[in-house]
The RNA shown here (transfer RNA) has 73 nucleotides and comes from an Elusimicrobiota bacterium. NCBI's taxonomy places the organism under Bacteria, Pseudomonadati, Elusimicrobiota. The sequence was found in a public genome assembly.

RNA sequence: GGGCGUGUAGCUCAGCUGGGAGAGCGCUUCCUUCGCAAGGAAGAGGUCCGGGGUUCGAUCCCCCGCACGUCCA
Numbered sequence: 001g002g003g004c005g006u007g008u009a010g011c012u013c014a015g016c017u018g019g020g021a022g023a024g025c026g027c028u029u030c031c032u033u034c035g036c037a038a039g040g041a042a043g044a045g046g047u048c049c050g051g052g053g054u055u056c057g058a059u060c061c062c063c064c065g066c067a068c069g070u071c072c073a
Stems, first nucleotide, its partner, number of pairs: 001072007010025004019056001027043005049065005
């Protein structure tokens, strides 16, 4: 330098054919306990890597860039 893949909550990741942003763990509060853990209930937390384009509408499609992984040179 070129090919391919990945980027979504604090962490690990889902998101089917473009229309509701989600799960598990973690965190907060409450219940239970003498107390802790476990268990139960409720809740907070997101510019979906950045910019542009297509579309009535983009996490999703197209273009450019950035970061990481991998292969070739």